[in-house]
RNA sequence: CACCAAGCUGCUCGGAGAGAGUCCGGCUCCAGGGUCGGGCCGCCGAAGGCGCAAUUCCGCCCGGAAACGCUCAGGCACAUGAACGGCAGCUUGCGC
Numbered sequence: 001c002a003c004c005a006a007g008c009u010g011c012u013c014g015g016a017g018a019g020a021g022u023c024c025g026g027c028u029c030c031a032g033g034g035u036c037g038g039g040c041c042g043c044c045g046a047a048g049g050c051g052c053a054a055u056u057c058c059g060c061c062c063g064g065a066a067a068c069g070c071u072c073a074g075g076c077a078c079a080u081g082a083a084c085g086g087c088a089g090c091u092u093g094c095g096c
């Protein structure tokens, strides 16, 4: 601290996919809806987590990583959240 990098905080900012599935129970209005919790079936990947068999990257092996794989967690109308991106502020730096 003008620039750059990293970290943190914030934002009327952008931001994908997949079920308004079904059963049971509680509450509520009142007669099948709303909401909360749980079970089952189907599905999704972009919080987090795990893995390196395949793909890609680190020139190759080893080893590691990923937006790749798994789907534990999470999610499957709207909303919220959301990796990642944008902007702003602050801090730090062996960068400048």
Base pairs, nucleotide, nucleotide: 003095004093005092006091007090008089009088010087011086013085014084019041021040022039023038024037025036026035027034028033029032042076043075044074048072049070050069051068055066056065057064058063